[in-house]
RNA sequence: CUUAGACACGCGGGAGAGCGCGUACCGGCCGCUUGGCCGAGUCGCCGCCGACGGAGCAACCCCCCAGGAAACUCUCAGGCACCCGGACCGCGUGUUCAGG
Numbered sequence: 001c002u003u004a005g006a007c008a009c010g011c012g013g014g015a016g017a018g019c020g021c022g023u024a025c026c027g028g029c030c031g032c033u034u035g036g037c038c039g040a041g042u043c044g045c046c047g048c049c050g051a052c053g054g055a056g057c058a059a060c061c062c063c064c065c066a067g068g069a070a071a072c073u074c075u076c077a078g079g080c081a082c083c084c085g086g087a088c089c090g091c092g093u094g095u096u097c098a099g100g
Stems, first nucleotide, its partner, number of pairs: 001100002005096009018046001020045003024042002026039005047080003053076001054074003060068002
C1' cells in the first nucleotide's frame, strides 16, 4: 500500500396469510324516524401466515464436563388492503483485520 472476513451506516430489491363474521361501540352519509348504508376504526369470535423477535429438536462443530448450531419445527409475542415492518441478497462508504 492492498485485501478476504467481521461490524456500522446509507441506498435498492424483498415473500406469506380474511380489505372474514357481528341486533356491539365509534365516525360519516341518507332518511319514509320502525330505520338503512358505508368504514382498510375499537372490541368480541373464528380462520390463517411465518422471513423481525422468542422457543424446541437436529445434521454438524466441539468435547473431561459443558456448550454452539437452521431458511426445519412451534406459533408466546408479531402479522393477514395500503403504509410500516421484514430474514436474506446486491451496491457504496467507514472501522477493524488474517493474508499478500
Predicted 3D model of a 100-nucleotide RNA (Glycine riboswitch aptamer) from an uncultured Acetobacteraceae bacterium. Rfam family: Glycine riboswitch aptamer. Rfam describes the family as follows. This family represents the bacterial glycine riboswitch. The sequence was found by an Rfam model in a public genome assembly.